[in-house]
The part of an RNA shown here (small-subunit ribosomal RNA, central domain) has 349 nucleotides and comes from a metagenome. Model confidence (mean pLDDT): 87 of 100. Rfam family: Bacterial small subunit ribosomal RNA. Its family is annotated with structural constituent of ribosome and ribosome in the Gene Ontology.
Context: one part of a larger RNA
RNA sequence: CUGGGCGUAAAGGGCGCGUAGGCGGUUUCGCUAGUCAGGCGUGAAAUCCCCAGGCUUAACCUGGGAAUUGCGUUUGAUACUUCGAGACUUGAGUGAGGGAGAGGAUAGUGGAAUUCCCAGUGUAGAGGUGAAAUUCGUAGAUAUUGGGAAGAACACCAGUGGCGAAGGCGGCUAUCUGGACCUCAACUGACGCUGAGGCGCGAAAGCGUGGGGAGCAAACAGGAUUAGAUACCCUGGUAGUCCACGCUGUAAACGAUGUGUGCUAGACGUUGGGGAGCCUAGCUUCUCAGUGUCGCAGCUAACGCGAUAAGCACACCGCCUGGGGAGUACGGUCGCAAGAUUAAAACUC
Numbered sequence: 001c002u003g004g005g006c007g008u009a010a011a012g013g014g015c016g017c018g019u020a021g022g023c024g025g026u027u028u029c030g031c032u033a034g035u036c037a038g039g040c041g042u043g044a045a046a047u048c049c050c051c052a053g054g055c056u057u058a059a060c061c062u063g064g065g066a067a068u069u070g071c072g073u074u075u076g077a078u079a080c081u082u083c084g085a086g087a088c089u090u091g092a093g094u095g096a097g098g099g100a101g102a103g104g105a106u107a108g109u110g111g112a113a114u115u116c117c118c119a120g121u122g123u124a125g126a127g128g129u130g131a132a133a134u135u136c137g138u139a140g141a142u143a144u145u146g147g148g149a150a151g152a153a154c155a156c157c158a159g160u161g162g163c164g165a166a167g168g169c170g171g172c173u174a175u176c177u178g179g180a181c182c183u184c185a186a187c188u189g190a191c192g193c194u195g196a197g198g199c200g201c202g203a204a205a206g207c208g209u210g211g212g213g214a215g216c217a218a219a220c221a222g223g224a225u226u227a228g229a230u231a232c233c234c235u236g237g238u239a240g241u242c243c244a245c246g247c248u249g250u251a252a253a254c255g256a257u258g259u260g261u262g263c264u265a266g267a268c269g270u271u272g273g274g275g276a277g278c279c280u281a282g283c284u285u286c287u288c289a290g291u292g293u294c295g296c297a298g299c300u301a302a303c304g305c306g307a308u309a310a311g312c313a314c315a316c317c318g319c320c321u322g323g324g325g326a327g328u329a330c331g332g333u334c335g336c337a338a339g340a341u342u343a344a345a346a347c348u349c
Base pairs, nucleotide, nucleotide: 004320005319006318007303008302012317014201015200016199017198021194022193023192025088026087027086028085029084030083033081034080035077036076037075038074039073040072041071042070049065050064051063052062053061054060091191092188093187094186095184096183097182098181103177104176105175106174107173108172109171110154114150115149116148117147118146119145120144121143125136126135162169163168206247207246208245209244210243211242215241216240220236221235222234223233258316259315260314261313262312263311266294267293268292269291270290271289272288273287274286275285276284277283278282298305299304322349323348324347331342332341333340334339
């Protein structure tokens, strides 16, 4: 170097865009670089291997052969790959026509609920629990009616429904804006796939500056429980949760399953589109794209997976190599910090 793997045993990067690189559709012609065949030269001798011979044998020695799988040069072959020139349309993209969607950003706006404030009615309790107490209340609470303020979240619709690369996205309206899907087949003509580095996005918590603060609620205080109770339960309650800008860059960032392409029985739902038929509020059926359940072959250690593969193959990337030490130390890089990332060894079983 080759050889094995990565759903759950160690192992898929959180996700995308993309540089270098790797790989690359159909067809014609050319060259012959890779590739294949032959010739020639060289590949020192000794050694190794085979045969024969010489020391009484062997070790050893002598002769011959083979080998030296390589390099150079030359002649030839042209299927495949590269390269050059040309053509094509299936891959990819553009165009035309459609419909779907919590995709993103900004601005505005609505109702229910909650808390607080003001006023009315009204009187002794309310609240809370397994039971209580802390707590609130005759300075009039709880309850109820009217008015006002504030912030945050959007019941029903709501669905193994939809959209997004992932994180994620849910009241309504407007503006700006990304992507996907279906039908037609007009245009370009391989423009493609993957992607080390790099760049960007990235829940929650956390950090910086300035706002905001209704509810909830780490920390904290009190009441209970208990042998104790730095908890579970209760009453309070500050950061935070919200907004703007900047940072952090991690998660069981999960389908614990990288991306792309092709091929390989079916059955039943559901979402979006298109076609056909019919007995046309619709029904039946075909088809494309998604999303689910079951299942043949096959795969798997089993569980299970099974056209949304963990089946059969190809291309490229990432990662794994006994447990602990340890995702730690040291060093580097990044960060305001918290820390993140890269990442050992001694020792031990």